[in-house]
RNA sequence: CGGGCUGUGGCGCAGUUUGGUAGCGCGCUUGAAUGGGGUUCAAGAGGCCCCGCGUUCGAAUCGCGGCAGCCCGA
Repeated sequence: CGGGCUGUGGCGCAGUUUGGUAGCGCGCUUGAAUGGGGUUCAAGAGGCCCCGCGUUCGAAUCGCGGCAGCCCGA
């Protein structure tokens, strides 16, 4: 310097195929069961999706330009 992949709650990931209410597991909070802990059950909080611009009635998703990480090539 060129190419590919990835970026989504605290952590790990799905959702992109086909644009249309942002989900799962773990963790966290509260309550119940227990003498307490562990554990189980119920309820709840927490992200508008790496950044900017654009397309569209509508963008995590499409287009363009950046940033960061990983990999390959030179």

Transfer RNA from a Symbiobacteriaceae bacterium, 74 nucleotides, folded computationally. Rfam family: tRNA. Its family is annotated with triplet codon-amino acid adaptor activity in the Gene Ontology. From the family's description: Transfer RNA (tRNA) molecules are approximately 80 nucleotides in length. By type it is a transfer RNA. The organism belongs to Symbiobacteriaceae, within Bacteria. Its mean pLDDT, the model's own confidence on a scale to 100, is 80.